[in-house]
């Protein structure tokens, strides 16, 4: 520079048009004399911008980031 895959809470992931979701952590209670552990509640999340569409996390372009492959330079 060109192809491919990928970016969704703290961390590891599902979802693939119409309620954002588990799993571990975080905060509260509750059990205890306390701690774990188990239970019951809850906060927290769609890289960024444009478009399509009644609706976008999902389709479509552009950006910026990863990882991979190829090419070119030394």
């Nucleotide at each position: 520079g060109g192809g491919g895959c990928c970016g969704u809470a703290g961390u590891a992931a599902a979802g693939a048009g119409g309620g954002a979701u588990u799993a571990c952590g975080c905060a509260g209670c509750g059990u205890u004399c306390g701690c774990a552990a188990c239970g019951c509640u809850g906060a927290g999340u769609c890289a960024c911008g444009g478009g399509u569409u009644c609706g976008a996390u999902u389709c479509c372009c552009g950006u910026c980031g990863g990882c991979u492959c190829c090419a070119c330079c030394a």
RNAcentral holds the sequence, with entries from ENA and MGnify. Predicted 3D model of a 74-nucleotide RNA (transfer RNA) from a Candidatus Omnitrophota bacterium. It matches the Rfam family "tRNA". Rfam classes the family as a transfer RNA. The organism belongs to Candidatus Omnitrophota, within Bacteria. The prediction has a mean pLDDT of 85.